A computed fold for a 111-nucleotide RNA from Thalassobacillus pellis, annotated as SAM riboswitch aptamer (S box leader). Of the family's consensus pairs, 97% are formed in the model.
RNA sequence: UUCUUAUCCAGAGAGGCGGAGGGACUGGCCCUUUGAUGCCCGGCAACCAUCGGAUCCUUUGAUUCGAAACGGUGCCAAUUCCUGCAGGAUUGAUUUCCUGAUAGAUGAGAG
Numbered sequence: 001u002u003c004u005u006a007u008c009c010a011g012a013g014a015g016g017c018g019g020a021g022g023g024a025c026u027g028g029c030c031c032u033u034u035g036a037u038g039c040c041c042g043g044c045a046a047c048c049a050u051c052g053g054a055u056c057c058u059u060u061g062a063u064u065c066g067a068a069a070c071g072g073u074g075c076c077a078a079u080u081c082c083u084g085c086a087g088g089a090u091u092g093a094u095u096u097c098c099u100g101a102u103a104g105a106u107g108a109g110a111g
Stems, first nucleotide, its partner, number of pairs: 001111008013041001015040003021031003025084001027082002042076003047072002050067007080103001085100005
């Protein structure tokens, strides 16, 4: 970097360093010197791994429920902040809403 697959309306500090930008991209709308992004500490969660139960399977193992959180990741403004394409409902309306896709993020597996 590409492919497959699962998840994305919950959760997470009035701490330290440091100084101007940040929220992927588009258009919005926001956050930010009452100090952002970042780093450290702290925390959240429980995808993988770990432990226990149940079911299925000839077996390797698969599915599922639970525990714990020392390990591998991840995450800690706003639903993935909204939106971008298609379909549907609705409105006086380019209004409001619903569904799906696309894009993106993260985990796991494969090349």